[in-house]
RNA sequence: UCCCGGAUCGUCUAACGGCAGGACACUAGGUUUUGGUCCUAGGAAUCGGGGUUCGAAUCCCUGUCCGGGAA
Repeated sequence: UCCCGGAUCGUCUAACGGCAGGACACUAGGUUUUGGUCCUAGGAAUCGGGGUUCGAAUCCCUGUCCGGGAA
C1' cells in the first nucleotide's frame, strides 16, 4: 500500500428493512439473624458523518479503530 472481516447497555450476546431484546453485573424492595442464594421492580446501548427508503442496528458511500491475509 492492497484485500477480507468486525464495532450494539458496564461485560457477553440476539434482532426478515417495521416497538432495540436476553443473560450476567448494577440499583431499590421482598426473603434471611447477617451475607450469599432465591423472588419482584428499575436504570442502561446500535463507532462518527453522509446517502437510499414511508421507515435503517440492518442496504450504499466515507472516516476512525480492532483483527486476519497478500506484497